[in-house]
Context: one part of a larger RNA
RNA sequence: CCGUCCUUAAGGAACUAGGCAAAUUGACCCCGUAACUUCGGGAUAAGGGGUCCCGUCCCACUUCGGUGGGCGGGCACAGAGAAUCGGCAGCGGCGACUGUUUAUCAAAAACACAGGUCUCUGCAAACACGUAAAGUGGACGUAUAGAGACUGACGCCUGCUCGGUGCGGGAAUGUUAAGGAAGGCGGUUAUCUUCCGAUUCGUCGGAGGAGAAGCUGGCGACCGAAGCACCCGUAAACGGCGGCCCUAACUAUGAGGGUCCUAAGGUAGCGAAAUUCCUUGUCGGGUAAGUUCCGACGUGCAUGAAUGGCGUAACGACUGCUGCACUGUCUCAAGGACGGACUCGGUGAAAUUGGACUUGUGGUGAAGAUACCACAUACCCGCGGCAAGACGGAAAGACCCCGUGAACCUUUACUGUAGCCUGAUAUUGGUCGCAGGCAUCAUAUGCGUAGGAUAGGUGGGAGGCGAUGAUCCGGCUGUUUCGGCAGUCGGGGAGCCAACCUUGAAAUACCACCCUUGUGCUGUUUGCUCCCUCACUCCGACCCGUGAAUCCGGGCGGGGGACAGUGUUAGGUGGGCAGUUUGACUGGGGCGGUCUCCUCCCAAAGAGUAACGGAGGAGUGCAAAGGUCGGCUCAGCGCGGUUGGCAAUCGCGUUUCGAGUGCAAAGGCAUAAGCCGGCUUAACUGCGAGACGUACCUGUCGAGCAGAUACGAAAGUAGGCCUUAGUGAUCCGGUAGUCCCGUGUGGAAGGGCUAUCGCUCAACGGAUAAAAGGUACUCCGGGGAUAACAGGCUGAUGACUCCCGAGCGUUCACAGCGGCGGAGUCGUUUGGCACCUCGAUGUCGGCCCAUCACAUCCUGGGGGUGAAGGCGCUCCCAAGGGUUCGGCUGUUCGCCGAUUAAAGUGGUACGCGAGCUGGGUUCAGACCGACGUGAGUCAGGUCGGUCCCUAUCUGCCGUGGGCGUACGAAGCUUGAGAGGAUAUCUCCCUAGUACGAGAGGAUUGGGAGGUACGUGCCUCUGGUGUACCAGUUGUCCCGCUCGGGGCACCGCUGGGUAGCUAUGCACGGAAAGGAUAACCGCUGAAUGCAUCUAAGCGGGAAGCCCCCCUCAAGAUAAGGUCUCGGUUCCACCUUCGGGUGGAUGAAGGCCCCUCCAAGACUAGGAGGUCGAUAGGCGGGAGGUGUAAGCACGGAGACGUGUUGAGCUGACCCGUACUAAUGGCCGAGCG
Repeated sequence: CCGUCCUUAAGGAACUAGGCAAAUUGACCCCGUAACUUCGGGAUAAGGGGUCCCGUCCCACUUCGGUGGGCGGGCACAGAGAAUCGGCAGCGGCGACUGUUUAUCAAAAACACAGGUCUCUGCAAACACGUAAAGUGGACGUAUAGAGACUGACGCCUGCUCGGUGCGGGAAUGUUAAGGAAGGCGGUUAUCUUCCGAUUCGUCGGAGGAGAAGCUGGCGACCGAAGCACCCGUAAACGGCGGCCCUAACUAUGAGGGUCCUAAGGUAGCGAAAUUCCUUGUCGGGUAAGUUCCGACGUGCAUGAAUGGCGUAACGACUGCUGCACUGUCUCAAGGACGGACUCGGUGAAAUUGGACUUGUGGUGAAGAUACCACAUACCCGCGGCAAGACGGAAAGACCCCGUGAACCUUUACUGUAGCCUGAUAUUGGUCGCAGGCAUCAUAUGCGUAGGAUAGGUGGGAGGCGAUGAUCCGGCUGUUUCGGCAGUCGGGGAGCCAACCUUGAAAUACCACCCUUGUGCUGUUUGCUCCCUCACUCCGACCCGUGAAUCCGGGCGGGGGACAGUGUUAGGUGGGCAGUUUGACUGGGGCGGUCUCCUCCCAAAGAGUAACGGAGGAGUGCAAAGGUCGGCUCAGCGCGGUUGGCAAUCGCGUUUCGAGUGCAAAGGCAUAAGCCGGCUUAACUGCGAGACGUACCUGUCGAGCAGAUACGAAAGUAGGCCUUAGUGAUCCGGUAGUCCCGUGUGGAAGGGCUAUCGCUCAACGGAUAAAAGGUACUCCGGGGAUAACAGGCUGAUGACUCCCGAGCGUUCACAGCGGCGGAGUCGUUUGGCACCUCGAUGUCGGCCCAUCACAUCCUGGGGGUGAAGGCGCUCCCAAGGGUUCGGCUGUUCGCCGAUUAAAGUGGUACGCGAGCUGGGUUCAGACCGACGUGAGUCAGGUCGGUCCCUAUCUGCCGUGGGCGUACGAAGCUUGAGAGGAUAUCUCCCUAGUACGAGAGGAUUGGGAGGUACGUGCCUCUGGUGUACCAGUUGUCCCGCUCGGGGCACCGCUGGGUAGCUAUGCACGGAAAGGAUAACCGCUGAAUGCAUCUAAGCGGGAAGCCCCCCUCAAGAUAAGGUCUCGGUUCCACCUUCGGGUGGAUGAAGGCCCCUCCAAGACUAGGAGGUCGAUAGGCGGGAGGUGUAAGCACGGAGACGUGUUGAGCUGACCCGUACUAAUGGCCGAGCG
């Protein structure tokens, strides 16, 4: 010193983030018990009283053991005598409650929960598990059931909004896949044909053209579901719930009004809140003092109603505030016990470690040095301690950035996909009916105008129909252009129609073949509905194989049924799941800005040249704004002239360019490149010597040649525009052309080549056709290439100083202030930079402990004063010492209370975490507000949340050993040097004096007493006092009684010697001297004066040197002095000085032993028989408080006497009874 434990004077939370920890309380009986309340509770509320032993005259009960009560008696400081064993209360927040949770930093306000609500689910249920499944859970349950979601007891309630998203419903319309499909296009070519050539005239070959069927490649009207669009509903679905202006007869406020927007504009309630930034809001309460707390207000940054709102008794190891009790939490620490630490014996790790012969300061330096430079300091080596440094150890920093790293998570990122919905098709059958298409047949149908009138087309055609009933009349049916047409039934009984007239077209008079649009039958096909049973499927308590069988198979019976299910395929849906993407630059990153091209400056007179340097533009335009030929001259100003002005149009003059140039700027341009006109298309094709520029790819200029052109008489000019921006590689694909290739051959498909088209590929040399976010749950690799802390550089900002002097100050710049400006110093602020450190330099505040600077807060000395005194203001000197305790908050700071001489400012890694704390910040949990669709996020708030290290070196505090100090010793000293100390207040007297009108009120000198600090001590006052004394509970033991002992915190309790201690006691700072600071002087020149100064001489401060105290000769410069001992013997060697070895062993010392108020060990001190060193013993002091035994009294507990008894550690005195036995070292030298 640490751990565990005990006690503590006075005070009593002053401690601290916080009463953390500890203490208090505690058992049983009796009394008594509030607000509030869900009437259960709250409640052991709170707060009081009692408790032992003995006796039994009394009472009650009795299982006859006793128990309870009463009464009487006894002892103690204390009777639940020890141990086990709630501290209590008040006001809030949150959650109703008991429960659950992050095994190993979070127990909570989080989760759960009964209760509430919504949604789904009719049973082969929904839903879930399951590789494809079988099957299983749900459930041997059946809507009072099950599943999912939200809310979270209970009470009062739960407003408005359906525009968005989701969900539910709807099916008319639009859109829409596979599949089906009329039709049409392309390819091929049997065949035919044109031209040319050959020909044995039969034909053959070549080059073209047309081209059926079939085969084949695309296309494709139409049919074709869900989905989407569309309409409606739905908020206890996801969600959302405004702005501006004006207004009442004081002011203020705004019942009210206006206006804009919205799907709708927040209702009740609550409200600076777990939500309020500003903010410590304001007011009230509590406190001496209240950033917290409670009650209000409402200006709600950014409350609000089942993401529930507001209350609420009870409950809570939750969280905030307060009080009572209690305390070592504190003022302020002390003592004690035990275990470590320390010494000895035994045993014996670890991290770490480039090597070490490992100082301080100043400097330097990759910017904080044991190692470099300088100076200082320093004999060699341990041991115990402390932690300031070794940018100490540990962990390839978790923060930050980077990586075309990773992983999870999210979503209206991209792309897929399980699943689900839907269609087609197979399994897959039958009969009707209905609807659509097609085909045959039958039958109907056809209206512009003109015209008898409802003329489909073409052809034939001069006749056709009629007792098998014509014209006509009536009814009915179908159709309709509403006029008719067709059919049928009845009556009736003989004619009717056609060519005529119109018309593009002539008779349904008649026949044939067709067209349009219908209808009917049949067939076929497609779709739909109902039905059937045979696939398929489900059920059965029944039967059988079978002796068991909830299996398997079969039977029987029943339900469903071509659906369902399943396979294949197609459309939709699809963060359920998967793979990925989510740019760079950047004075860190993010946010912002930017990213290609042109012009200017920067750019340093060739070119080129950077920055998140300073300024502007482009992403085109023009058929003339191009070519050519010819012509012209602008802007401005002056003068003159109708409206007419500065400026419109006209004239004159002047004017080298100030105008104009399609568009920014620069460079150009009047010979014009500017302006006007004529004719025109060179805004051409094929090339291109040679240059510029250049990493490459691009880019720029270009005479000249060939062809074909325009203009010009011609020379000539013309391959766009005064020039420099007006842009996009490659791939992929389209279009046009074409000598090219053509997978046996011929074709074709397809490709190539030439021309051209499609990119804000604008992140513009363009990763893909196609891509956003979160991570505090995080991970990996790297970086001090790059941020946050600290250091460094800088010093804008900051602090301080000085200069100038406009003004203020009645007067007066400068007592005190000082505009506008200027010059500096410092390195405490906020920054800038990014230099050490990212294979780690722990970060705010507090505590402990400091140390330095001085720009001084106090105390000391002075100058000035707008200084009467006193109190001040200001400046100069001065760093010796000092510089408080509380309330609030994590706070530093700040505000407040009370003091004070004063409550200084800064540095020291914003001193100090291998010293402590851990309240704040800054991991993982959770709540609120806000933002976000979401995952999540917030220098916003809130509750909770692991602080490791045995010290090697330096350093520091102690304490030893060695050697040295030129003979060996024992004492006593000097003091070079170092350190410590250094404070201050009040009162009294001088003196109510000086001063002052008064009020007030000194300098100076003298005295007294305090505060804080320091040193020492224990007589006193206290504390402690674990080998002292006494009391006492429970239990065990000594056989029992008596008397004792052990254990229970030393069991508890009351006292207490020595020692150690503070709160107790004593003392200290003084005084004097020397040299000085500011300042005040003397003399005194430079400068005949003046001048404190230049020469010279004084005064002058808590400051400096001394004085005072401590250490101190390793002060290697090793000092001084006094005293003690002594120069021996033998051997060998010798340069004859001496040396080496051995012996003896002085003074003295050591080992050893007995010990200590000394001590970790060492050391120091007292002793060692010539002895009181320790123990013992004797006596005493002090402590306790009257022992045991015996006697007596009492029934007994117990009392009294013997008795101030007995006992008594450390203290004092005495006494050798015991133990201090024995051994070794140590000069002989100059």
The part of an RNA shown here (large-subunit ribosomal RNA, half B) has 1230 nucleotides and comes from a Phycisphaerae bacterium. Lineage of the source: Bacteria > Pseudomonadati > Planctomycetota > Phycisphaerae. Its mean pLDDT, the model's own confidence on a scale to 100, is 84. Rfam family: Bacterial large subunit ribosomal RNA. Gene Ontology terms of the family: ribosome and structural constituent of ribosome.